[in-house]
Molecule: small-subunit ribosomal RNA
Organism: uncultured prokaryote
RNA sequence: AGAGUUUGAUCCUGGCUCAGAACGAACGCUGGCGGCAGGCUUAACACAUGCAAGUCGAACGCAUCCUUCGGGGUGAGUGGCAGACGGGUGAGUAACGCGUGGGGAUGUGCCUUGAGGUGGGGAAUAACUGUGGGAAACUACAGCUAAUACCGCAUAAGCCCGAAAGGGGAAAGAUUUAUCACCCUUAGAUGAGCCCGCGUCGGAUUAGCUUGUUGGUGGGGUAAUGGCCUACCAAGGCGACGAUCUGUAGCUGGUCUGAGAGGAUGAUCAGCCACACUGGGACUGAGACACGGCCCAGACUCCUACGGGAGGCAGCAGUGGAGAAUCUUGCACAAUGGGCGAAAGCCUGAUGCAGCCAUGCCGCGUGAGUGAAGAAGGCCUUAGGGUUGUAAAGCUCUUUCACCGGUGAAGAUAAUGACGGUAGCCGGAGAAGAAGCCCCGGCUAACUCCGUGCCAGCAGCCGCGGUAAUACGGAGGGGGCUAGCGUUGUCCGGAAUUACUGGGCGUAAAGCGCACGUAGGCGGAUCGUUUAGUUGGGGGUGAAAUCCCGAGGCUCAACCUCGGAACUGCCUCCAAUACUGGCGAUCUUGAGUCCGAGAGAGGUGAGUGGAACUCCGAGUGUAGAGGUGAAAUUCGUAGAUAUUAGGAAGAACACCAGUGGCGAAGGCGGCUCACUGGCCCGAUACUGACGCUGAGGUGCGAAAGCGUGGGGAGCAAACAGGAUUAGAUCCCCUGGUAGUCCACGCCGUAAACGAUGAAUGCUAGCUGUGGGAAGCUUGGCUUUUCGGUGGCGCAGCUAACGCGUUAAGCACACCGCCUGGGGAGUACGGCCGCAAGGUUAAAACUCAAAGGAAUUGACGGGGGCCCGCACAAGCGGUGGAGCAUGUGGUUUAAUUCGAAGCAACGCGCAGAACCUUACCAGCCCUUGACAUCCCGGUCGCGGAUCGCAGAGAUGAGAUCUUUCAGUUCGGCUGGACCGGAGACAGGUGCUGCAUGGCUGUCGUCAGCUCGUGUCGUGAGAUGUUGGGUUAAGUCCCGCAACGAGCGCAACCCUCGUCCUCAGUUGCCAUCACUUCGGGUGGGCACUCUGGGGAAACUGCCGGUGACAAGCCGGAGGAAGGCGGGGAUGACGUCAAGUCCUCAUGGCCCUUAUGGGCUGGGCUACACACGUGCUACAAUGGCGGUGACAGCGGGAUGCGAAGGGGCGACCCUGAGCUAAUCUCCAAAAACCGUCUCAGUUCGGAUUGUACUCUGCAACUCGAGUGCAUGAAGUUGGAAUCGCUAGUAAUCGCAGAUCAGCAUGCUGCGGUGAAUACGUUCCCGGGCCUUGUACACACCGCCCGUCACACCAUGGGAGUUGGUUUUACCCGAAGACGGUGUGCUAACCGCAAGGAGGCAGCCGGCCACGGUAAGGUCAGCGACUGGGGUGAAGUCGUAACAAGGUAGCCG
Repeated sequence: AGAGUUUGAUCCUGGCUCAGAACGAACGCUGGCGGCAGGCUUAACACAUGCAAGUCGAACGCAUCCUUCGGGGUGAGUGGCAGACGGGUGAGUAACGCGUGGGGAUGUGCCUUGAGGUGGGGAAUAACUGUGGGAAACUACAGCUAAUACCGCAUAAGCCCGAAAGGGGAAAGAUUUAUCACCCUUAGAUGAGCCCGCGUCGGAUUAGCUUGUUGGUGGGGUAAUGGCCUACCAAGGCGACGAUCUGUAGCUGGUCUGAGAGGAUGAUCAGCCACACUGGGACUGAGACACGGCCCAGACUCCUACGGGAGGCAGCAGUGGAGAAUCUUGCACAAUGGGCGAAAGCCUGAUGCAGCCAUGCCGCGUGAGUGAAGAAGGCCUUAGGGUUGUAAAGCUCUUUCACCGGUGAAGAUAAUGACGGUAGCCGGAGAAGAAGCCCCGGCUAACUCCGUGCCAGCAGCCGCGGUAAUACGGAGGGGGCUAGCGUUGUCCGGAAUUACUGGGCGUAAAGCGCACGUAGGCGGAUCGUUUAGUUGGGGGUGAAAUCCCGAGGCUCAACCUCGGAACUGCCUCCAAUACUGGCGAUCUUGAGUCCGAGAGAGGUGAGUGGAACUCCGAGUGUAGAGGUGAAAUUCGUAGAUAUUAGGAAGAACACCAGUGGCGAAGGCGGCUCACUGGCCCGAUACUGACGCUGAGGUGCGAAAGCGUGGGGAGCAAACAGGAUUAGAUCCCCUGGUAGUCCACGCCGUAAACGAUGAAUGCUAGCUGUGGGAAGCUUGGCUUUUCGGUGGCGCAGCUAACGCGUUAAGCACACCGCCUGGGGAGUACGGCCGCAAGGUUAAAACUCAAAGGAAUUGACGGGGGCCCGCACAAGCGGUGGAGCAUGUGGUUUAAUUCGAAGCAACGCGCAGAACCUUACCAGCCCUUGACAUCCCGGUCGCGGAUCGCAGAGAUGAGAUCUUUCAGUUCGGCUGGACCGGAGACAGGUGCUGCAUGGCUGUCGUCAGCUCGUGUCGUGAGAUGUUGGGUUAAGUCCCGCAACGAGCGCAACCCUCGUCCUCAGUUGCCAUCACUUCGGGUGGGCACUCUGGGGAAACUGCCGGUGACAAGCCGGAGGAAGGCGGGGAUGACGUCAAGUCCUCAUGGCCCUUAUGGGCUGGGCUACACACGUGCUACAAUGGCGGUGACAGCGGGAUGCGAAGGGGCGACCCUGAGCUAAUCUCCAAAAACCGUCUCAGUUCGGAUUGUACUCUGCAACUCGAGUGCAUGAAGUUGGAAUCGCUAGUAAUCGCAGAUCAGCAUGCUGCGGUGAAUACGUUCCCGGGCCUUGUACACACCGCCCGUCACACCAUGGGAGUUGGUUUUACCCGAAGACGGUGUGCUAACCGCAAGGAGGCAGCCGGCCACGGUAAGGUCAGCGACUGGGGUGAAGUCGUAACAAGGUAGCCG
């Protein structure tokens, strides 16, 4: 310090997620030792038991025990001090509670200090005794008694009250004679009470709150100020700088995190506060409204004799319960501290220690060295090896820790040690007792095998898993940490993702629709003053601990101790005076005013004009009009439409008209007048900062809509009808009501947009337009103003697009707004509205994206250019019939398998009767039909023939033929065969979505790329685009490109012309012979054959084009602009096809999914489709007739001639290894006949008799003769081929092959028609445009309905919490009154009094009750929308012109 994740890729915006640190943690697996810390975060839930606050006999009496008689002890009381500390908890509290800093109107036991005093009396009472009551707790009466208990009197330096005079108030003793105690008072210390400034969480969907309330006076009360309380008076006080209400919360030092600023937190330790079962109350006291005190009320628990009583662990342990979760009913007062005491001492669950727990931090160990045969085993493997791995074993050592034995502290300055026989030290034995957890797809360090097969599972995010998973599970190996390791939870960080440091708002979320203006914020120049802000310095404070630095102590560390620094803060004093602020004065440049001119659809009101539409009456006139893509509804013979003149009414203002003008925005358009706002210009004078912005607030605010009343021509939601359509509640048409118009009043929203808040200053220009001014040489020109409105553009900015003096640049100040998408601008609540609705505005839940700009493609019922038998123009077909063939389907034991739009379907198959053959039934074989290796045996093996069993395979025989090769002569080697064992063979079994190879297709379309350079943040672009041209990215020109590669073309083959060479089997012009046949001699001229060469290049001429490339025409030429045809197929696409050609990974079968055989099947047949053949006839059928080809084939072959048969064919067999012989007859052509008919067309089907091939034609071959003579009379929608030697038509040959072709591959014969043209259909190329597509339009995607689940709103009501108001009740208590009852101390001789107590009364008041509200939460029949879900239904709304442009209200 960053990383992953939106996309095909890119940049940006933006969320989600991860890596770090931490914890009072919990859970899972594991667990050796020690030190130091920590340990109910939940139920402030309930608590059994024990302990946690007592002490003093030197205050007092009584009882009692012991006694050395000196005294000492014990018990319950009286009395004193302490139980207000220490310890616990965080419920309440948003508060002067806490923090910090101040203030002054106050107390303060014990302690210190100063001054003074302690005289003399009195009356009671507990204990105790007696008598009672009660179950108990306890208690009544009577009597006795002491005090440092209680009460007077005296005294008062100082003290208190009072203005003063004056008045008032104390005491206690004990004894060891040294002191202690006591009273009053002074000062202090300690500790406490009170007041104030500042700081201290969220909600405005809480905006108003308050009557003791705010203040004053008198009084009361308190230790003390004060409405603290009371009476009276006044009417205040608080609040947008957030009162009140509501939710939550103890606060702080600190802790965690962070670079910091911050954020989160408030366990342990420390300070403060609050509380002590819940609520109220006071008493005592120096101090409490009191955790282990009292009274009352309430709930709960316990005891009870039912009459009454007792209790309060949020002290330490402990129990139950809650919970994911948190310990021993331990030891000791030895230390530190506290209470009491003169002291000894007693008490102390404070504290010191121990126990439990890996809860955390820190330290240590589980061994060290050597050791390669790189052992065994495991795992992987390409089978060689690699790895685990010096790891182990082995050998040599060591003993920390633990264990055993011994010794044994400090803590204690005399005694006293719980810890503790602890820490430490010494000795001993032995590698001995001691390693796990998580991870290994990327982020993120670490990889393989097996299993599984979208299953089981994983997952923090992205995402893995559907048969080759580094992502699941196991294993081996590896990585990380280590007595721990992971997971979960929480907080900070990363997150600049709330941005003070440190973000944004044209299009990503975000500028209020616009203005005026209140508070507030900010504010021009100069001088003076002040010193509030600001700056510097000093003082006080900022507790300790913590953090940091430096030392020191435990062997180190954690931990502890000491010192320093720091605590960024607050208060206060002094100083400075630049800036900001306050105050005062001055100024003119900001702002404004006066004067003069100007432009304008600025606003309001009144009037007025013409054109058009519609309607009305009239004229002319006749059959249609209207409307549409086409129609119909509609109007019209009752006279429409059209046309003529007239009338009425309403609304809107053509041309001018312009990225022209005006206005704040919305908006404003005929003309005239009236009233009126703003702006600009020119020029002087005046005011003197009067300014900018603007939360709330107020006003204006298109259209639609609402209310009342008018108006209503046209247009036109709703509605009706007609069309369209699968449907059409749409688009189109005919009608048509609200409305649109006016007046008044509401509404208050728009994609109210420049998607750009208003204001000021600064920062290059060029150019247009509108307004003004000045000048001049004036039908205009120049200069200027930049006040307005546009285009381009530098710098700069921007993610890019773009903006660019009209900023989205550079600055300054103010306001508004944003913080992932959806849910949702929705619900609830409030406010506004007549309503519609507006405004303010969430949450649950859900997703990992949503989004902006740009890029490359693809696509478009977008555009432009161009091409192709693509259409058009033609010719012939298919689709109808019969048959052939392939496919689907069906059938079957099997009908083997594959191919599936084009690009499967006469395809694999260049040929299924057996074989082929992979399928089916049956019968057989199991190292196998085939390969290699081993052992044994035989030298053969093989072939032919014969018969036996069997369907055959096969089995078991016989006869004949033949008698392996080498040799070192050895059954030695090779070879062959037989038998045997196992390694293995074998598989047309699966996966073409694991593959190679091959192939199809776009497409013989003209494209596809690279290097360097340049441009761009980048994906990418440029080049390859543009202007021409071409069949072509072909060529030329231009150009930030310059070159290059694969394609195109050419080079190759063939056909077409000529030359040359060579002439046998070919040929025959000339010569000769001839049986008249190039037959023979002869010849090689010609044809031809097959080698070589020539020829064509826009080369020449003219035109055109840009002086180019090229195009057009012409000449010559066999051929002319690529001469015809072929071969040749770029980068890639389709997970295209093929595992059944072959090869091959993986999986599967192994007496079978392998091998052999017989028979069957692939040939089935209601039907559907593709491809063909033959036809329907006269361009024909039939008959006749020695016209004319070419490519090819031929020794298990082609087979002449001759003979037989009607024929298929048969007999015989010449010649031919083939330019020699042969297949071989070419057929259409030509001549004659038939005369339009189911025929002399057509030939299916069937019968019968044959022929050929073959082991064998039943299933299931081809052919022949005779007989039979079906459908079919030119074929619906639709659809195919072809542009010249082509289509059409005619035959021929070949491969496969025993036989079998209408198929396929070739060959020649005859031989057309048409192309205006590119609008349309299909396919393709280039450029451009839009895009929400990228699996790329066979794309994407919306809404209703149906189903399941989830959260949520409404909801008659119902349950509970909390709070307010009014009233009732009114315990205990203090206060006030009364005090007739009672009464020891004092006064009084007495009566009596003073004083006190009980009782009673009063107001206050807790709990409780009644009534009415507010608010929050739970449940709720039913209901509303929302979200999610792989395959449901209906449509097609959006994205392309999305097929009616879309969107906002």